[in-house]
RNA sequence: GAAGUUCUUCGGGGUUGGGUGAAAUUCCCUACUGGCAGUGAAGCGGAAGCAAUUCCGACGAGUCUGCGACCUGCAUAGCUUUUGCAAAUUCCCAUAUUUGCAGGCCUUGCGGCUGAUCCGGUCGAAUCCGGAACCAACAGUACAGUCUGGAUGAAAGAAGAAUACG
Numbered sequence: 001g002a003a004g005u006u007c008u009u010c011g012g013g014g015u016u017g018g019g020u021g022a023a024a025u026u027c028c029c030u031a032c033u034g035g036c037a038g039u040g041a042a043g044c045g046g047a048a049g050c051a052a053u054u055c056c057g058a059c060g061a062g063u064c065u066g067c068g069a070c071c072u073g074c075a076u077a078g079c080u081u082u083u084g085c086a087a088a089u090u091c092c093c094a095u096a097u098u099u100g101c102a103g104g105c106c107u108u109g110c111g112g113c114u115g116a117u118c119c120g121g122u123c124g125a126a127u128c129c130g131g132a133a134c135c136a137a138c139a140g141u142a143c144a145g146u147c148u149g150g151a152u153g154a155a156a157g158a159a160g161a162a163u164a165c166g
Base pairs, nucleotide, nucleotide: 001165004163005162006161007160008159009158010157017029018028019027031146032145033136034135035067036066037065038064040123044057045056046055047054048053062134063133071112072111073110074109075108078105079104080103083102084101085100086099087098088097089096117132118131119130120129121128138149139148140147
């Protein structure tokens, strides 16, 4: 130094004010919110070097590229004591045990599904600035991005510690 391994911690925001109605934070007007990683040059900031120069950082994304949560297909390891069926132990029934199949739960892997942007400015940028738009799982409930719930969960990933190794 460490990309591999182990462990620890962290890891999502938002309904204001009004209208209709028996009933809506769900409809209508208005308001509000934006997970993770990636993505120019010059100049600027930091570091190294006598210097040329090299390295790092911010500017810099809800709508670009990829990923995650929800739902789902196939395969897969495991569990299923009172989920069901069948067979054997046994000539029959019950019970018990074992095995198999189906169903259920769950682990891992590979997939599927899952939204939305233009115009102008500028050297350039679908990222900056200005303007105008648009989008947001499932279940519940008067139809929900914002309420309640699965969820004190899971996770993209981020940081730190130790270490194989160099």

Predicted 3D model of a 166-nucleotide RNA (FMN riboswitch aptamer (RFN element)). Rfam family: FMN riboswitch aptamer (RFN element). Rfam describes the family as follows. The RFN element is a highly conserved domain that is found frequently in the 5'-untranslated regions of prokaryotic mRNAs that encode for flavin mononucleotide (FMN) biosynthesis and transport proteins. The coordinates come from a structure-prediction model, not an experiment, and the mean pLDDT is 75.